[in-house]
RNA sequence: AGCCGAACCUCGUUCGCGGAUGGACGGGGGCGGGGGAACCACCGCAAUGGGGUGAAUCCGGCGGCGGCGAGGCCCGGAGCGGCCUCGGACGCCCUCGGUAGGCGACCCGAGCGCCGAACCCGUCAGCUAACCCCGCAGGCGUACUUGGG
Numbered sequence: 001a002g003c004c005g006a007a008c009c010u011c012g013u014u015c016g017c018g019g020a021u022g023g024a025c026g027g028g029g030g031c032g033g034g035g036g037a038a039c040c041a042c043c044g045c046a047a048u049g050g051g052g053u054g055a056a057u058c059c060g061g062c063g064g065c066g067g068c069g070a071g072g073c074c075c076g077g078a079g080c081g082g083c084c085u086c087g088g089a090c091g092c093c094c095u096c097g098g099u100a101g102g103c104g105a106c107c108c109g110a111g112c113g114c115c116g117a118a119c120c121c122g123u124c125a126g127c128u129a130a131c132c133c134c135g136c137a138g139g140c141g142u143a144c145u146u147g148g149g
C1' cells in the first nucleotide's frame, strides 16, 4: 500500500450480554467461465478417444523405463515361458537449453528481471440468438531502469 488472478461492491437476517475491518445464510448489482439453433464450418480410412479452465504451448539435447521388432541361448518335444544382445519409430518419466504466450501498482516505446504451472470433465460438447448451468478462490509483498504521454 498494494501485486498476480474473474475472484469485487452492497442490502437484509443471524452468530449466548455488548460489539465487529469477522463468520454463516439469503437478495441485488458487477465481473468471469461452460453448455446450447439457424447460417456457416467440418464431413473418407487408420492410429495414440475427445474436450475444458489457465499465459503456461511447442521444439531440440542427455539419460532411463515400457511394450514392439530382430538375433542368440535354455526347457525331451510342442505351445509357452525365461534370459542376453541390438534397434528406427512410438508412449511415459527425468533433466538441460530454447520457445508461442504471460507478468513486473495509469498508458505507450525501449531495456532488465520473472513465469512459461497445475487441475477438471468422463466417451461427450465446432460456431451459436433465445434459454440453461457454474465460479467470485488461492497465493504474495510487488511497486525495477529509461524516454515520452
Stems, first nucleotide, its partner, number of pairs: 002140003008029008030136006040126001049124001050121004058098004063093004068087007101115004106149006
c-di-AMP riboswitch aptamer (ydaO/yuaA leader) from a Chloroflexota bacterium, 149 nucleotides, folded computationally. Rfam family: c-di-AMP riboswitch aptamer (ydaO/yuaA leader). About the family: This family represents a conserved RNA structure found upstream of the ydaO and yuaA genes in Bacillus subtilis and related genes in other bacteria. Model confidence (mean pLDDT): 77 of 100. The sequence was found by an Rfam model in a public genome assembly.